[in-house]
Molecule: transfer RNA
Organism: Actinomycetota bacterium
RNA sequence: GGGGGUGUAGCUCAGCGGUAGAGCACUUGGUUUGCAACCAAGGGGUCGCGGGUUCGAUCCCCGCCACCUCCA
Numbered sequence: 001g002g003g004g005g006u007g008u009a010g011c012u013c014a015g016c017g018g019u020a021g022a023g024c025a026c027u028u029g030g031u032u033u034g035c036a037a038c039c040a041a042g043g044g045g046u047c048g049c050g051g052g053u054u055c056g057a058u059c060c061c062c063g064c065c066a067c068c069u070c071c072a
Stems, first nucleotide, its partner, number of pairs: 001071007010024004018055001026042005048064005
């Protein structure tokens, strides 16, 4: 330098045009002498950044950035 892949909640990941979700974690309450476990409720997101297409973009297209991988 070139090819491919990944980027979504604190973490691990789903979602592939029509309201952003799960598990774990966190907060509050219940239970317990207390802790853990369990039960109930709740908070938390510029969907890497910037453009384009579309009535509508996490999703499609282009550029850029970061990381992984292959080739040289």